[in-house]
A computed fold for a 350-nucleotide part of an RNA from an uncultured bacterium, annotated as small-subunit ribosomal RNA, central domain. The full RNA is in RNAcentral, with records from ENA, Greengenes and SILVA. The coordinates come from a structure-prediction model, not an experiment, and the mean pLDDT is 88. Rfam family: Bacterial small subunit ribosomal RNA.
Context: one part of a larger RNA
RNA sequence: UUGGGCGUAAAGCGCGUGUAGGCGGUUGCUUAAGUCUGGUGUGAAAGCCCGGGGCUUAACUCCGGAAGUGCACUGGAUACUGGGCAGCUAGAGGGCGAGAGAGGAUGGUGGAAUUCCUGGUGUAGGGGUGAAAUCCGUAGAGAUCAGGAGGAACAUCUGUGGCGAAGGCGGCCAUCUGGCUCGUUUCUGACGCUGAGACGCGAAAGCGUGGGGAGCAAACAGGAUUAGAUACCCUGGUAGUCCACGCCCUAAACGAUGGAUACUAGUCGUCGGUACACCUAAUUGUAUCGGUGACGAAGCUAACGCGGUAAGUAUCCCGCCUGGGGAGUACGGUCGCAAGAUUAAAACUC
Numbered sequence: 001u002u003g004g005g006c007g008u009a010a011a012g013c014g015c016g017u018g019u020a021g022g023c024g025g026u027u028g029c030u031u032a033a034g035u036c037u038g039g040u041g042u043g044a045a046a047g048c049c050c051g052g053g054g055c056u057u058a059a060c061u062c063c064g065g066a067a068g069u070g071c072a073c074u075g076g077a078u079a080c081u082g083g084g085c086a087g088c089u090a091g092a093g094g095g096c097g098a099g100a101g102a103g104g105a106u107g108g109u110g111g112a113a114u115u116c117c118u119g120g121u122g123u124a125g126g127g128g129u130g131a132a133a134u135c136c137g138u139a140g141a142g143a144u145c146a147g148g149a150g151g152a153a154c155a156u157c158u159g160u161g162g163c164g165a166a167g168g169c170g171g172c173c174a175u176c177u178g179g180c181u182c183g184u185u186u187c188u189g190a191c192g193c194u195g196a197g198a199c200g201c202g203a204a205a206g207c208g209u210g211g212g213g214a215g216c217a218a219a220c221a222g223g224a225u226u227a228g229a230u231a232c233c234c235u236g237g238u239a240g241u242c243c244a245c246g247c248c249c250u251a252a253a254c255g256a257u258g259g260a261u262a263c264u265a266g267u268c269g270u271c272g273g274u275a276c277a278c279c280u281a282a283u284u285g286u287a288u289c290g291g292u293g294a295c296g297a298a299g300c301u302a303a304c305g306c307g308g309u310a311a312g313u314a315u316c317c318c319g320c321c322u323g324g325g326g327a328g329u330a331c332g333g334u335c336g337c338a339a340g341a342u343u344a345a346a347a348c349u350c
Base pairs, nucleotide, nucleotide: 003322004321005320006319007304008303012318014201015200016199017198021194022193023192025088026087027086028085029084030083031082033081034080035077036076037075038074039073040072041071042070049065050064051063052062053061054060091191092188093187094186095184096183097182098181099180103177104176105175106174107173108172109171110154115149116148117147118146119145120144121143125136126135162169163168206247207246208245209244210243211242215241216240220236221235222234223233258317259316260315261314262313263312266295267294268293269292270291271290272289273288274287275286276285277284299306300305323350324349325348332343333342334341335340
């Protein structure tokens, strides 16, 4: 536990699909459940409140009245909400015509570079650092040329550019496939919004089985540095990083900002459409729709700042917060192969 809040003070679930529930455009008719109004019954006594009475007063007590916000039955009202019926097209969706894109999956393919192997040329160094050493090299290294193997990543283009719900996505080609935008106003006719549970997705690291392994590189070893050096620097180097399948389910999963709708000055950029105008055209300009940025009126804010992509003005739905530590811990439950994840206290203390 009313209330007040959630960008940075505690607080938006990592993201979506969607069940129950909550909420819901516009017109007419109807109903009368909610709502409003009248009546009847009931609402024990005592108590509270009001007017009187009795003890010398008061407390106390007696009598009468009022109140009793409620419930039931019944008569009526119909603006709003709900139910029913019939319509509408501004929400939503479909059709048709165009368009952009690193959106996803699978298969193929290309060049540069690193490493390794083979051969040629060639000789004493190479490498590395602040300086060195470990290390590699006369069993011919490094350099250079040719050939070959293999894995991983895709320079330039590249852009406060694009796409995706988020995580995320970047060589090229093909196949399969999701979403989005614009135009038309052709169709359906409120079919909508949100969403407790539920279900699905979810970087990296990690786990299981089987592959793969070039470079990089936890652990580890050695060399340095140092008072020490379980580090920073150097030489090596295994898991891992890659692929397939199955798990894990976390993050500064961030815009530290939940979703939807409507309204509220402008200016400048950029991406994708459409229409019109000038023009042979390129292009440019204007208008408009959708994204993505920079500033900024009003307003908001503790300030910083936000400002039509709101943190402004409102409505609807969900999630969450309630002093610091103890603690995102213990116990229990659920999930997991494990690591652990999730849900989540208290004593005590300031």